[in-house]
Context: one part of a larger RNA
RNA sequence: GCCAGCGAGUUAUUGGCAGGAGCAAGGUUAAGGCAGGUAUAGCUGAAGCCGUAGGGAAACCGAGUCUUAAUAGGGCGCUUAGUUUCUGUCAAUAGACCCGAAGCCACAUGAGCUACCCAUGAGCAGGAUGAAGGGUCGGGAAACCGGCCUGAAGGUCCGAACCGGUUGGAGCUGCAAGUCCUUCGGAUGACUUGUGGGUAGGAGUGAAAAGCUCAUCGAAUGUGGUGAUAGCUGGUUCUCCCCGAAACAACUUUAGGGUUGACCUGCGGUUUGAACUUCAUAGAGGUAGAGCUCUGGUAAGGCUAGGGGUGCCGAGAGGCAUUACCAAACCUUGCUAAACUUCGAAUGCUAUGAAGAAUGCCGUGGAGUUAGACUAUGGGGGAUAAGCUUCAUAGUCGAGAGGGAAACAGCCCAGACAUCCGACUAAGGUCCCAAAGAAAUGGCUAAGUGGAAAAGGAUGUUUUCCUGCUGAGACAUUCAGUAGGUUUGCUUAGAAGCAGCAAUCCUUUAAAGAGUGCGUAACAGCUCACUGAACAAGUGGGAAAGCGCCGAAGACGUAACGGGGCUCAAGCCAUUCACCGAAGUCGAUGGUCUUCGAUUUAUUCGAAGGCGGUAGGGGAGCGUUCUAUACGGACUGAAGGUGUGCUGAAAAGCAUGCUGGACUGUAUAGAAGUGAUAAUGCUGGC
Numbered sequence: 001g002c003c004a005g006c007g008a009g010u011u012a013u014u015g016g017c018a019g020g021a022g023c024a025a026g027g028u029u030a031a032g033g034c035a036g037g038u039a040u041a042g043c044u045g046a047a048g049c050c051g052u053a054g055g056g057a058a059a060c061c062g063a064g065u066c067u068u069a070a071u072a073g074g075g076c077g078c079u080u081a082g083u084u085u086c087u088g089u090c091a092a093u094a095g096a097c098c099c100g101a102a103g104c105c106a107c108a109u110g111a112g113c114u115a116c117c118c119a120u121g122a123g124c125a126g127g128a129u130g131a132a133g134g135g136u137c138g139g140g141a142a143a144c145c146g147g148c149c150u151g152a153a154g155g156u157c158c159g160a161a162c163c164g165g166u167u168g169g170a171g172c173u174g175c176a177a178g179u180c181c182u183u184c185g186g187a188u189g190a191c192u193u194g195u196g197g198g199u200a201g202g203a204g205u206g207a208a209a210a211g212c213u214c215a216u217c218g219a220a221u222g223u224g225g226u227g228a229u230a231g232c233u234g235g236u237u238c239u240c241c242c243c244g245a246a247a248c249a250a251c252u253u254u255a256g257g258g259u260u261g262a263c264c265u266g267c268g269g270u271u272u273g274a275a276c277u278u279c280a281u282a283g284a285g286g287u288a289g290a291g292c293u294c295u296g297g298u299a300a301g302g303c304u305a306g307g308g309g310u311g312c313c314g315a316g317a318g319g320c321a322u323u324a325c326c327a328a329a330c331c332u333u334g335c336u337a338a339a340c341u342u343c344g345a346a347u348g349c350u351a352u353g354a355a356g357a358a359u360g361c362c363g364u365g366g367a368g369u370u371a372g373a374c375u376a377u378g379g380g381g382g383a384u385a386a387g388c389u390u391c392a393u394a395g396u397c398g399a400g401a402g403g404g405a406a407a408c409a410g411c412c413c414a415g416a417c418a419u420c421c422g423a424c425u426a427a428g429g430u431c432c433c434a435a436a437g438a439a440a441u442g443g444c445u446a447a448g449u450g451g452a453a454a455a456g457g458a459u460g461u462u463u464u465c466c467u468g469c470u471g472a473g474a475c476a477u478u479c480a481g482u483a484g485g486u487u488u489g490c491u492u493a494g495a496a497g498c499a500g501c502a503a504u505c506c507u508u509u510a511a512a513g514a515g516u517g518c519g520u521a522a523c524a525g526c527u528c529a530c531u532g533a534a535c536a537a538g539u540g541g542g543a544a545a546g547c548g549c550c551g552a553a554g555a556c557g558u559a560a561c562g563g564g565g566c567u568c569a570a571g572c573c574a575u576u577c578a579c580c581g582a583a584g585u586c587g588a589u590g591g592u593c594u595u596c597g598a599u600u601u602a603u604u605c606g607a608a609g610g611c612g613g614u615a616g617g618g619g620a621g622c623g624u625u626c627u628a629u630a631c632g633g634a635c636u637g638a639a640g641g642u643g644u645g646c647u648g649a650a651a652a653g654c655a656u657g658c659u660g661g662a663c664u665g666u667a668u669a670g671a672a673g674u675g676a677u678a679a680u681g682c683u684g685g686c
Stems, first nucleotide, its partner, number of pairs: 001686006011094013026050003032044003054061002064076004097235002100232001104225006115199009124189001126158003129154001133150007162186003168181003201217001203213003238621006248261005263368001264366007276356008289343001290341002295337008306326002308323006372397010402413003417590004422586003428580003431564003437577001439576006450566001456550002460547010477534005483507003488502003513528001517526002591611008622675001624672010640659008
């Protein structure tokens, strides 16, 4: 891992509610007792309990009573239905649906592992070094020093046994729940080791790592309290039918838990027009917008107090004048506000009326939910960030399948009772993949734009508008001219159209600037404006709109149309007609529920409407084991196993072949150890 078996709302008591039954102003027995045919039965047994009267703290009074000075007012009562038992369901108390802690406490068992200690034994190849002391010789006044020999010390040195476990590697279902290889540390010592003994669980022991105390240690192990507790996680077993949520409010040592309310469901009652939708009428309001009257903010100008500067006078105080400065209030014009409003919608809300169709309210039993998500719109927070966060309104998902968006809970269309190889449509589509138009008409796009993006940039291209010049010849091109005063004046070393400053005239002309650019040291030179000729018909400038272009760099491979592929499209815009397209709608057949009607009393017929569904509520059934009663089956083959066929809406049932070899079924009731693909479930097999 697979298969099989086992595996989770039980039981008791006391209550609430509903239903069944008995009796009823009453209902009912408990323990015990009696007889006895031995039973969950019968007969007794009113002690007790509930009800029949309440009010008050109580005394007490009583259909009333309490409050009170009160006879007032008010509170609670009176004008009757209970009680016992059974069934279902829920609650409380018990382990209370099942499994699951880490833990806490008590009493025991452990020092054969390991830590330390005590007693008594044992072990340490070989080599090196050569302390003190001793002997002797020498030096010295002495203290003392030196040489040689001897000597043998040491938590001395090298290195086996032994003890350890440093590096690297192997091993990693191992040889091994700590090993193997290599390398390494100690190796006469605070050394290692045998045997016997001692110390223990909040305790021991510890050269201290919270180490070790029998593969277990920040409190051992075993048993018990014990089914500890678990607002937490997981699991919780047959079928069909009806309805169907919530992720909100308030409170909470509360925030992943609860209680009450809101929302769901069953039952009973009650009425209707309350609930809902639409229309009409009548209302309240201060949002969007708008505005600047108020409250604030803000820009320019004017006017004019005040302030600053300057001048004059004055000894000073100060005065007079003036001002390209600042500037209140006021005036004109303009902008602005969630906490501004002279104004002011749409929606929404309230009331009344009408219509439609299906609810509203009250009581009571049972819940679940109180982590919500995205989208659109209006706001707050944030950065007018977030698949962000927090409110409001609506939708969808949640709990919703189907079609579309390539794929895609929350987007678009649309709400699946069942069956159908019928039809029409929605969103979205119609060249091929791939159902349906290579549809029609008129335009646009050349960028594969379509099929990602900004500021900004550009004789892309199409359409519209305004305007200049133009057969008295424009625009472009070619040829030619482009002069004189004058090198204008100033400045400057120079300044001659062309460094700079000022001025920018006059003349000759078809025309020619005191000069558009290049150029020179300065001139020169080239060129332009301007003019003539040639040519010949349009040519400049501006604005708006449509579709395109650039801007445009990423990591596995095209990879930013789903793909192929597409260019008067198979792209975009406008118009038009067809068609495809869903579990939508229609059609056909059937099922079930509700209401109404009919027939008529158990069912049938007809009409209309409903039938997606998680948590959850309600209803109806199937199957398993056992019991009672009745009736059966079976060696001419029961149950069980394994195939086949048939029936029922399902759980399931029936028949039969083979196997099997002795039990078993139906009906009606009753009682439950009553249904398993899931619990890292338990046991077994493979």

About this RNA: Predicted 3D model of a 686-nucleotide part of an RNA (large-subunit ribosomal RNA, domain II) from Candidatus Absconditicoccus praedator. It matches the Rfam family "Bacterial large subunit ribosomal RNA". NCBI's taxonomy places the organism under Bacteria, Bacteria candidate phyla, Candidatus Absconditibacteriota, Candidatus Absconditabacterales, Candidatus Absconditicoccus. The prediction has a mean pLDDT of 85.